[in-house]
RNA sequence: AGCAGAGUAGAUAUAUGUGCGUUAAGUGCUGGCUAUACAGGGAGUUGAUAGCCAGACGAAAAGAUGUUAUAUCUUGCGGUACGUAUGUCGCAUCCCGCUGCA
Repeated sequence: AGCAGAGUAGAUAUAUGUGCGUUAAGUGCUGGCUAUACAGGGAGUUGAUAGCCAGACGAAAAGAUGUUAUAUCUUGCGGUACGUAUGUCGCAUCCCGCUGCA
């Protein structure tokens, strides 16, 4: 020099628990600005994430208790938040390193 491989953050699906909303916040979509992160090291986007601003779209409630406090409980609903378990995917990419083979 060659061949093969490992590993992160994170993403996602299912189950489950605790919340939030149902007086519509959140989620999702578009544009702008700023910041951050991306395997052990370095670089790193037109990709990712977060915050702020603007815009468009947009929803599922029912029952019981109570009896005027607009609360409590139950069952739902929301491309809802977070935790846990399991499965799947997984550095955009480039260089070096690591493990195995010879």